[in-house]
RNA sequence: UUAGAGAGUUUGAUCCUGGCUCAGGAUGAACGCUGGCGGCGUGCAUAACACAUUCAAGUCGGACGGUGUGCCCCUUUCGGGGGGCGCAUAGUGGCGGACGGGUGAGUAACACGUGAGCAAUCUGCCUCGGGGAAGGGAAUAACACAUGGAAACGUGUGCUAAUACCCUAUGACACAGAUUUUGGGCAUCCAAAAUCUGUCAAAGGAGCAAUCCGCCCUGAGAUGAGCUCGCGUCCGAUUAGGCAGUUGGCGGGGUAACGGCCCACCAAACCGACGAUCGGUAGCCGGACUGAGAGGUCGAACGGCCACAUUGGAACUGAGAAACGGUCCAGACUCCUACGGGAGGCAGCAGUGAGGAAUAUUGGGCAAUGGACGAAAGUCUGACCCAGCGACGCCGCGUGAAGGAAGAAGGUCUUCGGAUUGUAAACUUAUGUCGGAGGGGACGAAAAAAAUGACGGUACCCUCGGAGGAAGCCACGGCUAACUACGUGCCAGCAGCCGCGGUAAUACGUAGGUGGCAAGCGUUGUCCGGAAUUACUGGGUGUAAAGGGUGUGUAGGCGGCUUUGAAAGUCUCACGUGAAAGCUAUGUGCUCAACGCAUAGUUGCGUGGGAAACUACAGGGCUUGAGUGUCGGAGAGGUAGGCGGAAUUCCCAGUGUAGCGGUAAAAUGCGUAGAUAUUGGGAGGAACACCAGUGGCGAAGGCGGCCUGCUGGACGACAACUGACGCUGAGACACGAAAGCGUGGGGAGCAAACAGGAUUAGAUACCCUGGUAGUCCACGCUGUAAACGAUGAAUGCUAGGUGUAGGCCGGAAUAGGUCUGUGCCGCAGUUAACACAAUAAGCAUUCCACCUGGGGAGUACGGCCGCAAGGUUGAAACUCAAAGGAAUUGACGGGAGCCCGCACAAGCAGUGGAGUAUGUUGUUUAAUUCGACGCAACGCGAAGAACCUUACCAGGUCUUGACAUCCACGGAAUCCUGCGUAAUGGCGGGAGUGCCCUUCGGGGAACCGUGAGACAGGUAGUGCAUGGUUGUCGUCAGCUCGUGUCGUGAGAUGUUGGGUUAAGUCCCGCAACGAGCGCAACCCUUGCGGACAGUUGCCACCGGAAACGGGGAACUCUGUUCGGACUGCCGUUGACAAAACGGAGGAAGGUGGGGAUGACGUCAAAUCAUCAUGCUCUUUAUGAUCUGGGCCACAAACGUACUACAAUGGCGCGAACAAAGGGGAGCAAAGGAGCGAUCCGGAGCAAAUCCCAAAAACGCGUCCCAGUUCGGACUGCAGGCUGCAACUCGCCUGCACGAAGUUGGAAUUGCUAGUAAUCGCGGGUCAGCAUACCGCGGUGAAUACGUUCUCGGGCUUUGUACACACCGCCCGUCAGACCAUGAGAGUCGGAAACACCCGAAGCCUGUGAGCUAACCGCAAGGAGGCAGCAGUCGAAGGUGGGUUCGAUGAUUGGGGUUAAGUCGUAACAAGGUAGCCGUAUCGGAAGGUGCGGCUGGAUCACCUCCUUU
Repeated sequence: UUAGAGAGUUUGAUCCUGGCUCAGGAUGAACGCUGGCGGCGUGCAUAACACAUUCAAGUCGGACGGUGUGCCCCUUUCGGGGGGCGCAUAGUGGCGGACGGGUGAGUAACACGUGAGCAAUCUGCCUCGGGGAAGGGAAUAACACAUGGAAACGUGUGCUAAUACCCUAUGACACAGAUUUUGGGCAUCCAAAAUCUGUCAAAGGAGCAAUCCGCCCUGAGAUGAGCUCGCGUCCGAUUAGGCAGUUGGCGGGGUAACGGCCCACCAAACCGACGAUCGGUAGCCGGACUGAGAGGUCGAACGGCCACAUUGGAACUGAGAAACGGUCCAGACUCCUACGGGAGGCAGCAGUGAGGAAUAUUGGGCAAUGGACGAAAGUCUGACCCAGCGACGCCGCGUGAAGGAAGAAGGUCUUCGGAUUGUAAACUUAUGUCGGAGGGGACGAAAAAAAUGACGGUACCCUCGGAGGAAGCCACGGCUAACUACGUGCCAGCAGCCGCGGUAAUACGUAGGUGGCAAGCGUUGUCCGGAAUUACUGGGUGUAAAGGGUGUGUAGGCGGCUUUGAAAGUCUCACGUGAAAGCUAUGUGCUCAACGCAUAGUUGCGUGGGAAACUACAGGGCUUGAGUGUCGGAGAGGUAGGCGGAAUUCCCAGUGUAGCGGUAAAAUGCGUAGAUAUUGGGAGGAACACCAGUGGCGAAGGCGGCCUGCUGGACGACAACUGACGCUGAGACACGAAAGCGUGGGGAGCAAACAGGAUUAGAUACCCUGGUAGUCCACGCUGUAAACGAUGAAUGCUAGGUGUAGGCCGGAAUAGGUCUGUGCCGCAGUUAACACAAUAAGCAUUCCACCUGGGGAGUACGGCCGCAAGGUUGAAACUCAAAGGAAUUGACGGGAGCCCGCACAAGCAGUGGAGUAUGUUGUUUAAUUCGACGCAACGCGAAGAACCUUACCAGGUCUUGACAUCCACGGAAUCCUGCGUAAUGGCGGGAGUGCCCUUCGGGGAACCGUGAGACAGGUAGUGCAUGGUUGUCGUCAGCUCGUGUCGUGAGAUGUUGGGUUAAGUCCCGCAACGAGCGCAACCCUUGCGGACAGUUGCCACCGGAAACGGGGAACUCUGUUCGGACUGCCGUUGACAAAACGGAGGAAGGUGGGGAUGACGUCAAAUCAUCAUGCUCUUUAUGAUCUGGGCCACAAACGUACUACAAUGGCGCGAACAAAGGGGAGCAAAGGAGCGAUCCGGAGCAAAUCCCAAAAACGCGUCCCAGUUCGGACUGCAGGCUGCAACUCGCCUGCACGAAGUUGGAAUUGCUAGUAAUCGCGGGUCAGCAUACCGCGGUGAAUACGUUCUCGGGCUUUGUACACACCGCCCGUCAGACCAUGAGAGUCGGAAACACCCGAAGCCUGUGAGCUAACCGCAAGGAGGCAGCAGUCGAAGGUGGGUUCGAUGAUUGGGGUUAAGUCGUAACAAGGUAGCCGUAUCGGAAGGUGCGGCUGGAUCACCUCCUUU
């Protein structure tokens, strides 16, 4: 001095990997909305598409001859002629049209950039020198005449000039040749000097003149150009070989000049993995944009270079061109034409059409700058200077400023109080930028003066006037600054990513408000950034994408110690260059800025001088890397040959008889023709039990009986030898499990395919019985695997401990040390974590290989390899916002362990069958109101629907309303009553006045009526907007917090572990220590006792017929209160604990029984119809009211109950014993009536007093196993009760009728003790109605071995692809739709080459009998030239076969995407057959099976190792 920001999105959450997206800047831009002024810039990016029209290159009369014309002079035959000065100019001639201006098609190249070189070059005009210009000649345009043509344009004859052309002379310091000398250089060579020989020049014009401008030869300079070289300069290897003038030489030709530039001949080279050739793309640079930089992208405007000028080719002229506004030819196109022929080239400035999202005026001026010509005046100049159009960009200014609260009105929101818009406005005061009007008025213009301004009456200055004329756009869910209302209702729409919208949307649309920017604001496209996401700066590869299957080794890269040299790299100094502009710094000019000006800096390249540490190079030395040698032991290392035993199978024979075999169970199969079993003998093939070991060997694949031959490698000891000989290794070569292929063998067992049997919904599977390829051998091929340590090779360094194999030292019963290999644990360190940790995934170095989101896809096409199967190399379109790794918490598992529960088991009684009751579904209906739906809806809300209830339906009515508040008027209220109606409503009549205050007029409160409007009302919707309440897991033992600690983090620890408990109950241990909500206890009840109290209760006592009276306070009972139980005591067990077991005592024993009590949470669980409530909807109705109906319907199904099926019973008779309750519109006794329900009656009782008020059991009798003396449904008749009213639709009674039902299929429920079962009683609701519900007591069992199984739950652990959490996730075929793509008989088109044909113009060559002014010659003729002709080359064109790219194509292949299609269930848990890899085979499909491999498999057992003691 300079300098770097991140965010969103994968998950329930976390860390990581990784992609996608955003915030920034830029733009020749475009689009949408909007638009006041000025300055400076900028403006066809597309069709190098086609172009109407004007203009863009002319100039010189002082080069020339004419022509026209004005003026003057002279002359005249008056027609005219001559001369001079001007002006104009077609032609000849000169210079310029090679500059300036445009465009970027082509070009991957010495095109460009940079730096050198030319000893291999040219250069008009310009500058500075030297020298010179003598004498002649022949033509030709113009012009005239004739003539062709429509035109363009010519042709013939004749005349004429020049600075046009020609000849001769002179001439060198020029050029060529030869000789000599000197000097120099990188080679060829160059320069200078001297001598000789040869060759070649010229033009004039103006002026009275001086002189000026020109001319010729020559040297030098300047400028410009040409050529050569080093270095740099895009993508593709799915382009690997290219090349025939190709590479070089010799000799020539050609050029300004080198050169295969061209030609003849000779040689066979040359380029290429450091990327030739081919294909694609592209003008290059200064610079521009971005970036911290390094980089990346771009090459508009300005500047330099190049290329091009309708397409292709060619030369001419010239100093310069292969020529934008020149020529010739060919092609395409356009135009004219008399059809015979002609004309043209905006990629100059404007302009037009077309194309396109898109890009301007047919403007002014040469005033300035610059250019051409000219002596000059000047002419020309669409270069240029200006103006116009466009917010296209950058910069500046304005649309006002200050004061101003009643915080106006209006708008919006609102909890209705208010808030906000908002000092904003109004209003007051002052000002005057821009725009407008008027006046003045430049610089740019000068070198003596004068003259000269397009812009332009512009900038600028002054005056006038008045806040008067001037603000929009986008956004407001997060990223990202900014929020509410309404509308909409997965619609309409939004969206950059994540994502919003299915009735309360800050995300859509509108409004208000707010935020941002501002004459602009947004959007879209593109580039850089963020992106360390190609990583040089600055990344990775065990599991995320990524280590080649393994070795040998070529090129290449890298390389031990020491010394010397030179100096390539390296470092330093100086010089040259690095154009200008730009950029940066400083200063300065326009009022500022943009813009402009000045000065300085600027990474590269080159040259020279120097340094010598390091690298490279060359030379010398060394031994530690590497190798050799000698000795030694170990080994399933390889290969070939031989040998051996066990077992399976088969064959033969014996014994022997009915089965064998196989499975979860079976069957197929084998067997009386004798199997299986067993004994003996034989055959054959394959494999080698035990030893055997996280033991050994090998590079990997892999290698296992024993013996022998051959053979590779490693290790140890020694330290003799060589002396860096090393490491790695693209290509290359070799090896390479299993399966598979070829040929020939072999074949015992096993076994893809196949067959059969099972299983199953199916079973192309798992299981079983068979069984062929194959498995084995030889030779050859294939070349792949989860070829894995998912970890490339090599070297060095970095704590230890403990096993094991081989060797050595040491020791010798045992230690210890060391080298090589092979395991485990572990520190530092590393890591996203898991883990790795001297056998690194640590710290470093070298080399190779590989990765860059998921899918498409290891696919397609192409190449190479293979007999084939296939391998190898290896994309794109399209599509998604993820895919993934590790770890965490849960949940889940047809995972594991431990534990609990009427969970199972053991029992008892049921349900499911019948009839009935009741609820539900369904159906029906005008309505059958609504809700509740697995457990946890269904005798539930409903603790009781005839009316009411009631919400439903039909009909009749009301509209401020049945109900609330407010106002006005009238009346108190209230009561009685008539008509009418189905009823209410409706229409009438009558009675009747109270309370408080009072000024005596009246007013007020309550209530009623009428009226107006605010409002009421709603069992209308939403329980998925809510509160509250409730259910459930579950009375299960859990759920959490603080601090600390561990972890990057989610989280963990605590809360796990060992015991124990009903319990996270308690004890012990422990990086935890404590605490909270739950558990337990405290509460109620029951069981024992005490005390107190003693009526209505009690009675041991008395009296009485009884009621009762007296007495008692003992008992029962009731009420209050206290005690009691705590594992307290003993023993045993246990860890000395907690506790468990047993015992004692006790009414009760380990929570004594029962109840109340329900943690954090789950289920969008239930309820808007208990209530409350947001929002929505309704308002003469979805409100209110009345009558009637319905909620009670009835083919069917389900749930819950009741009653039964009978003899443990029914019936009859007799005669006992409760508890808890209720009772005033009540319970009701006695007594009476009735068969009875009930009625009459009314004592007593607001209740320990009276009443309601027991049954089963028990005793006796009867029935005799029947559809009955069981059972009671249904029905008929007759009654009773309640009630306004029992028809729809109540209950009860009597008589009669007497159905199903004889113990209930699959399945399923409750209950562990005063329980189940059974018996009755009471209560609430209620006028009446109970088989329901809530309670009460009576009688009163059976069984529990136990935790394997079912269900549910708790804890720990494990796996997971689940997290909406297994009712999860998810795979493939098939079917539908859409999209891109491969193949495809082919078809069409483009491109670049090649071969051949044709061959324009033109240069060159040859010829040139035709023609021919200058020179020679007296002449003839010659020299020279021209036409013509021929030839080589040669564009376009034609033909041909290939190459390559693209388009298209019937059909076909797979792929992708797609709310609710079909078939199955492959994978994730042991995923129900562990999965996966390679290969083969089979199958609708996922897939199955065989062979070999892997753990990236759960579970259990065993072995080994480790840790601790």